Predicted 3D model of a 358-nucleotide RNA (Bacterial RNase P class A) from an Alphaproteobacteria bacterium. Lineage of the source: Bacteria > Pseudomonadati > Pseudomonadota > Alphaproteobacteria. The sequence was found by an Rfam model in a public genome assembly. Its mean pLDDT, the model's own confidence on a scale to 100, is 77.

[in-house]
RNA sequence: CCAGUCAGUCGGACAGUUGCUUCUUUUUUAAAGGAGAGGAAAGUCUGGGCAUCAUGGGAAUAUGGCGCUGGCUAACGGCCAGACAGCGUGAGCUGAUGGAAAGUGCAGCAGAGAGGAGACCGCCUUUUGUCUCUUAAAUGAGGUAAAGGGUAAGGGUGAAAGGGUGUGGUAAGAGCACACCGCGUUUCUAGUGAUAGAAAUGGCAUGGUAAACCCCGCCAGAUGCAAGACCAAAUAGGGGAAACACAUAAUGUAUUUCCACAUUGUUUCUCGGGUAGGUCGCUUGAGUGUUCUAGUAAUAGAUCACCUAGAUGAAUAACUGUCGAUAACAGAACCCAGCUUAUAGACUGACUGGUUUU
Numbered sequence: 001c002c003a004g005u006c007a008g009u010c011g012g013a014c015a016g017u018u019g020c021u022u023c024u025u026u027u028u029u030a031a032a033g034g035a036g037a038g039g040a041a042a043g044u045c046u047g048g049g050c051a052u053c054a055u056g057g058g059a060a061u062a063u064g065g066c067g068c069u070g071g072c073u074a075a076c077g078g079c080c081a082g083a084c085a086g087c088g089u090g091a092g093c094u095g096a097u098g099g100a101a102a103g104u105g106c107a108g109c110a111g112a113g114a115g116g117a118g119a120c121c122g123c124c125u126u127u128u129g130u131c132u133c134u135u136a137a138a139u140g141a142g143g144u145a146a147a148g149g150g151u152a153a154g155g156g157u158g159a160a161a162g163g164g165u166g167u168g169g170u171a172a173g174a175g176c177a178c179a180c181c182g183c184g185u186u187u188c189u190a191g192u193g194a195u196a197g198a199a200a201u202g203g204c205a206u207g208g209u210a211a212a213c214c215c216c217g218c219c220a221g222a223u224g225c226a227a228g229a230c231c232a233a234a235u236a237g238g239g240g241a242a243a244c245a246c247a248u249a250a251u252g253u254a255u256u257u258c259c260a261c262a263u264u265g266u267u268u269c270u271c272g273g274g275u276a277g278g279u280c281g282c283u284u285g286a287g288u289g290u291u292c293u294a295g296u297a298a299u300a301g302a303u304c305a306c307c308u309a310g311a312u313g314a315a316u317a318a319c320u321g322u323c324g325a326u327a328a329c330a331g332a333a334c335c336c337a338g339c340u341u342a343u344a345g346a347c348u349g350a351c352u353g354g355u356u357u358u
Base pairs, nucleotide, nucleotide: 001354002353003352004351005350006349007348008347009346010345012323013322014321015320016319017318018317020036021035022034023033024032025031026030038329042340043339045338046337047336048335049334050224051223052222053221055260056259057258058257059256060255061254063220064219065218066217067216068082069081070080071079072078083097084095085094086093087092098215099214103213104212105209106208120155121154122151123150124149125148126147127146128145129144130143131142132141133140163181164180165179166178167177168176182204183202184201185200186199187198188197189196190195228280229279230278231277238271239270240269241268242267243266244265249264250263251262252261287306288305289304291302292301293300294299
């Protein structure tokens, strides 16, 4: 100097005039002062706070979610660290990562055969017939046809073919035997653990797939600020039909069952009436920032300081001046913690690789 990896910050600022919304104080028609959209406010994918309801307790089942180990957190399917596997020269990145010997299913077609399978081509060999050469001679060698036997090394099919490489051995072959690797079992060492390493031993394989059913372990009530509370006002404590049941009964929970408790009918369909107003909820929080301590880190604790929108048909705009430009994606509606997606660019730090010079 070039290229890359990981993490972070900004994404307009200051002053004046006029205007809009809200909060506090006061002498309350107003004045003074403070504040006024995000890093994702988006998605509505997760987890909670909070609110109301569900009658509560025990047992079982279902449904849904998660799934390597350890830690953090209010909690999570999140975050941090690590193990293993894969990718990358590397810094690093990705992972829907428990169990296939509990069972069931699936893998079309091709292929001999697709899980305790299998012989198409091929290789070796026996018998019989026949042909050629040779021999003293059906003697020896070779070819060919039929009928048998052995084989799974070579070839073919397929996404995948029953451990791999090499050597020996064999009629030809095969873990048949051996060496190394792989796999199983046992023991030891290191580690909280997932795991890793070492030694001994065994010729050792019913392979793959669970974002297929399933098994194992852990977790889970429902509805949601249009929740809910209060005030004011108004109406009709309405009408009809059907089914079941009727106190030894029925209803109340995702389902079943036991106990207790509460109520007195339960369920479905249909006709019709009133209300659409106001106040609260509503912003001080699992809050933000500085420093110190512990920790690899996520994070936790302590000290000091700060208060930063609360609208409800929906507020934050216009002009001037200075600075500075990089202005893209894009506007709160109960709040918070995550994840995912969109994003013109500018800047900072650490690390990796390459080139050149000293």